[in-house]
RNA sequence: GGGACCGUAGUGAACCGGUCAUCACGUCUCCCUGUCAAGGAGAAGAUAGCGGGUUCGAUUCCCGUCGGUCCCG
Numbered sequence: 001g002g003g004a005c006c007g008u009a010g011u012g013a014a015c016c017g018g019u020c021a022u023c024a025c026g027u028c029u030c031c032c033u034g035u036c037a038a039g040g041a042g043a044a045g046a047u048a049g050c051g052g053g054u055u056c057g058a059u060u061c062c063c064g065u066c067g068g069u070c071c072c073g
Base pairs, nucleotide, nucleotide: 001072002071003070004069005068006067007066010025011024012023013022018056027043028042029041030040031039049065050064051063052062053061
């Protein structure tokens, strides 16, 4: 220098065009318990790396850009 893949709540991962973006762990509250843990109930938390474009509508398609991993030279 060229190319591929990835970038979604604190963490890990779903969702490949349509409404409130889902799950697990974690966090918080309550119940349970002599206490803790476990267990049960509930809650908060991401405008989907960033910026554009296409579309009636995009996390999902296209372009650019930034970061990470890998391959080629």
Transfer RNA from Candidatus Daviesbacteria bacterium RIFCSPHIGHO2_02_FULL_39_12, 73 nucleotides, folded computationally. Lineage of the source: Bacteria > Bacteria candidate phyla > Candidatus Daviesiibacteriota. Rfam family: tRNA. Rfam describes the family as follows. Transfer RNA (tRNA) molecules are approximately 80 nucleotides in length. The prediction has a mean pLDDT of 81.